[in-house]
RNA sequence: GCCGACGUAGCCCAAUUGGUAGAGGCAAACGACUUAAAAUCGUUCAAGUGCGGGUUCGAGUCCCGCCGUCGGCA
Numbered sequence: 001g002c003c004g005a006c007g008u009a010g011c012c013c014a015a016u017u018g019g020u021a022g023a024g025g026c027a028a029a030c031g032a033c034u035u036a037a038a039a040u041c042g043u044u045c046a047a048g049u050g051c052g053g054g055u056u057c058g059a060g061u062c063c064c065g066c067c068g069u070c071g072g073c074a
Base pairs, nucleotide, nucleotide: 001073002072003071004070005069006068007067010026011025012024013022019057028044029043030042031041032040050066051065052064053063054062
């Protein structure tokens, strides 16, 4: 330099063909249990989707540019 995949909550990861962004796990806070703690159980918490544009009634999803990460080729 070229090709491909990916970027969503503090972290990991879903979101089906464009039609209500949190399904799920970890973490955190509070409570129950305990002499106390751990484990377990319950409740709560939190995004506008890497950045900037475009298409559309409607975009995480489609298109363009840029940034970053990973992989391949040279």
Model confidence (mean pLDDT): 81 of 100. A computed fold for a 74-nucleotide RNA from a Verrucomicrobiales bacterium, annotated as transfer RNA. NCBI's taxonomy places the organism under Bacteria, Pseudomonadati, Verrucomicrobiota, Verrucomicrobiia, Verrucomicrobiales. It was read from a public genome assembly.